[in-house]
Context: one part of a larger RNA
RNA sequence: GGAUGAACGCUGGCGGCAUGCCUAAUACAUGCAAGUCGUGCGGAAACACUUCGGGUGUCGAGCGGCGGACGGGUGAGUAACGCGUUAGUAUCUGCCCCAAACUGAGGGAUAAGCCAAAGAAAUUUGGUCUAAUACCGCAUAUGGUCUUCGGAUUAAAGCCUUCGGGCGGUUUGGGAGGAGCUUGCGUCUGAUUAGCUAGUUGGUAAGGUAAUGGCUUACCAAGGCUACGAUCAGUAACUGGUCUGAGAGGAUGAUCAGUCACACUGGAACUGAGACACGGUCCAGACUCCUACGGGAGGCAGCAGUAGGGAAUUUUCCACAAUGGGCGAAAGCCUGAUGGAGCAAUGCCGCGUGCAGGAUGAAUGCCUUCGGGUUGUAAACUGCUUUUAUGAGGGAAGAUUAUGACGGUACCUCAUGAAUAAGCCUCGGCUAACUCCGUGCCAGCAGCCGCGGUCAUACGGAGGAGGCAAGCGUUAUCC
Numbered sequence: 001g002g003a004u005g006a007a008c009g010c011u012g013g014c015g016g017c018a019u020g021c022c023u024a025a026u027a028c029a030u031g032c033a034a035g036u037c038g039u040g041c042g043g044a045a046a047c048a049c050u051u052c053g054g055g056u057g058u059c060g061a062g063c064g065g066c067g068g069a070c071g072g073g074u075g076a077g078u079a080a081c082g083c084g085u086u087a088g089u090a091u092c093u094g095c096c097c098c099a100a101a102c103u104g105a106g107g108g109a110u111a112a113g114c115c116a117a118a119g120a121a122a123u124u125u126g127g128u129c130u131a132a133u134a135c136c137g138c139a140u141a142u143g144g145u146c147u148u149c150g151g152a153u154u155a156a157a158g159c160c161u162u163c164g165g166g167c168g169g170u171u172u173g174g175g176a177g178g179a180g181c182u183u184g185c186g187u188c189u190g191a192u193u194a195g196c197u198a199g200u201u202g203g204u205a206a207g208g209u210a211a212u213g214g215c216u217u218a219c220c221a222a223g224g225c226u227a228c229g230a231u232c233a234g235u236a237a238c239u240g241g242u243c244u245g246a247g248a249g250g251a252u253g254a255u256c257a258g259u260c261a262c263a264c265u266g267g268a269a270c271u272g273a274g275a276c277a278c279g280g281u282c283c284a285g286a287c288u289c290c291u292a293c294g295g296g297a298g299g300c301a302g303c304a305g306u307a308g309g310g311a312a313u314u315u316u317c318c319a320c321a322a323u324g325g326g327c328g329a330a331a332g333c334c335u336g337a338u339g340g341a342g343c344a345a346u347g348c349c350g351c352g353u354g355c356a357g358g359a360u361g362a363a364u365g366c367c368u369u370c371g372g373g374u375u376g377u378a379a380a381c382u383g384c385u386u387u388u389a390u391g392a393g394g395g396a397a398g399a400u401u402a403u404g405a406c407g408g409u410a411c412c413u414c415a416u417g418a419a420u421a422a423g424c425c426u427c428g429g430c431u432a433a434c435u436c437c438g439u440g441c442c443a444g445c446a447g448c449c450g451c452g453g454u455c456a457u458a459c460g461g462a463g464g465a466g467g468c469a470a471g472c473g474u475u476a477u478c479c
Stems, first nucleotide, its partner, number of pairs: 001479004006475005013351006019344002021309001026307003030304003035066003040063002043059002047057003073262003082187004087182003091179003096175008104138001106136002113128006143154004158167003188234003195225003200222008237259004241252004264285005287298004315341001317340003323337001324335004354384004365374003389416006398406001423468005428449003434463005444451002
């Protein structure tokens, strides 16, 4: 000098664009953040209509389907194939696209409902009735799987219709995108850590997995890693990037983007195309809450917000109008993703706080050699302008035929009137800028050198000057 997610002190007019718990992965009141489908099903609690018929619109609860594995948060753990890059394959893949074949005939239940019962509640139990794109046989088998090549085995579901069709279902092959796994190389510090390792290293067989593999088990062999730093300990999410630097390099990993990991702590599986699942389940633990003491409920590292910690970090806001996501045939519903508004000089950028004239060089202040100098064209005064401000009128784009939260916002026009708007630091040298008064090694200053003990340009005040400017200084950290 540059930089910062900064903080502190003094000060503070406006706009645009960004950014905003770096600390306690501490604890959380309250609300919201994942639903949707009646064109799968039996139905009808509420509302409206009614021809009084769940008949119609519609629809709570329920069965069923798809989605809750995305999106959003955080960085605790992790020195690792975790990440980055390279090369691969022994694999899987819902929805989507392409191609081919099929979609026949049946069955038994169960929730809701109704009738009872237990409980303070959470909730649970018994009986009985019923439906399906829920569940289960049978048939068929292009194809798929297995095969000793003889054969064996393997599906499906309907719904709507204007009767044209539309949406589906099953099987197989291919694609796209996604995921799993393997791999060469790279990836912090310490040797005041030198030896480490028994599923350990390899083989055979079996099991397991979507799949390779000590992944697991049995048996066999005795290997494997290591001064090119194993093991141990400490620290740490990684990268694109960011800051700095002429570069090499050094430092860093907020926001944005990619990957990973985690979801009160530890463990486990279930369902599913996909999870060992933030707002799912089970077990254990700590903590909090309810209780009729028998037993129950909970998890903000989602958005706001609260307490606490801290030098320190915002609203319990608006809207689904746009973009995107889930569901749905659609209308649409949901969406604290997102789009916006609010708060904060936290940063960057831009604008303004007037412009021109004006000497008797007024007054005041300060200095003075008492002549004057300086403040200073500065003010007053004269003329002008209106960015901004205030008031009034008009008023978007963003959106397609429609639909605008932002928002009567941006922007435009008119009117008023210099009107609403300047501070902070420094002045011994480094380093731009000097005098007076006070103080008297005191009070104090200070980045370094150093100032102050009665003539202080270095302390404090004043006048003046220099620098930067809605900021200016200080502190912290990096280059």
Predicted 3D model of a 479-nucleotide part of an RNA (small-subunit ribosomal RNA, 5' domain) from a metagenome. Its mean pLDDT, the model's own confidence on a scale to 100, is 89. Its Rfam family is "Bacterial small subunit ribosomal RNA". RNAcentral holds the full RNA, with entries from SILVA.